[in-house]
Context: one part of a larger RNA
């Protein structure tokens, strides 16, 4: 609970598409469903007004006139809405140009390190640490050096750059591919906007098969510290990370800020695309500067409980959508649903403050 609110106080689903439903540009004529007037019925009684009357007054009672919603018949009105129609283009959507980009799938290459073998070379410690000690070395280690072989990663460039809805994406080439932006004297004509139910994508981590395992590393096993050390620090090490195919569906999935249009002083940088101008070695150069598009930082009004926020709003307004409603009890129990599992949606109450 007809209210206020969701950046931090309790609350923006992790994100998208997208059904139902809401709500939707500018314009011509028509309709008259809605909606307004007017008018006739109707609209028990009681209530409810107003005015008289009854109980000594009131309250209570009776009267008489009246008012009132809802329905309904006729007549009229045309703004807005609705439904039908004529068009328009400023929202959408399509074409076209030449450009930007770690946006994504998948094949192939490559790089340095690094751990292993094998060869030379070389001898007594190497390794660790605050000290150490376990480890590990005469079966010749560390260290140098030449090959091979592996698997994981991809310095430097690297930039509050840049893509992509989000997760997120970084070494090159190819092939397929997805968005966006900037130019247009092009097309189409409101085809949009947000969406309950639905889909589909989603870091790590687990889980199911099969591979692969350098290196790091839960569990775990030593060695030090400590009263103790089921830790922190040392050496070692299985899952796992890492391929392929599924599954799970959660994060501080953060900007803790929904989605979309519109309006509202400025400053400065950066990144993509366009225009004018100048300089030019006339290049895929470069300077100003204006526009559109992104992406930071400052800040003015306003906003805000402050912090702050400020055209990328948390400012003024509108659509639609999700969520809150004092702490714990609790994201528990139950049920129901998804899942191989672990769990994951959904989600109370007693009580007790």
């Nucleotide at each position: 609970u007809u209210g206020g609110g969701c950046c931090u106080a309790a609350a923006a689903c992790g994100u998208c598409c997208g059904u139902a439903g809401c709500c939707u540009g500018u314009u011509u004529g028509g309709u008259a469903a809605a909606u307004c007037u007017g008018u006739g019925g109707g609209u028990a009684a009681a209530u409810c007004a107003a005015c008289c009357a009854g109980c000594u007054c009131a309250a209570c009672u009776g009267g008489u006139u009246g008012a009132a919603u809802u329905c309904u018949g006729c007549a009229g009105a045309g703004a807005c809405u609705g439904c039908c129609u004529c068009a328009c283009u400023a929202g959408g959507a399509a074409c076209c140009g030449g450009g930007a980009g770690a946006g994504g799938u998948g094949u192939g290459a490559g790089g340095u390190a690094c751990u292993c073998g094998a060869g030379g070379g070389g001898u007594a410690g190497c390794g660790g640490u605050a000290a150490a000690a376990u480890g590990u070395u005469g079966u010749c280690a560390u260290c140098c050096u030449u090959c091979g072989a592996g698997g994981a990663c991809c310095a430097c460039c690297a930039g509050u750059u840049g893509c992509g809805a989000a997760g997120g994406c970084g070494u090159c080439a190819c092939a397929c591919u997805g968005g966006a932006a900037c130019g247009g004297a092009u097309u189409c004509g409101a085809c949009g906007g947000u969406c309950a139910g639905g889909g589909a994508c989603g870091a790590a981590g687990c889980c199911u098969a099969g591979g692969g395992g350098c290196a790091c590393g839960a569990a775990c096993c030593g060695g030090a510290u400590u009263a103790g050390a089921u830790a922190c620090c040392c050496g070692g090490g299985u899952a796992g990370u890492c391929c392929u195919a599924g599954g799970u569906g959660u994060a501080a999935a953060c900007g803790c800020u929904g989605u979309g249009a519109a309006c509202u002083u400025g400053g400065u940088g950066u990144c993509g695309g366009g225009g004018a101008u100048c300089c030019g070695u006339a290049a895929g150069g470069g300077g100003u500067u204006c526009c559109c598009g992104g992406u930071g930082c400052c800040g003015g009004a306003g906003u805000g409980a402050a912090g702050a926020u400020g055209u990328u709003a948390a400012g003024u307004u509108c659509a639609c959508u999700g969520c809150c409603u004092g702490g714990g009890g609790a994201g528990u129990a139950c049920g129901g649903u998804c899942g191989c599992a672990a769990g994951g949606c959904u989600g109370a109450a007693a009580c007790u403050u």
This is a predicted structure of a 353-nucleotide part of an RNA (small-subunit ribosomal RNA, central domain) from Poseidonia sp. It was read from a public genome assembly. The source organism's lineage runs through Archaea, Methanobacteriati, Thermoplasmatota, Candidatus Poseidoniaceae and Candidatus Poseidonia.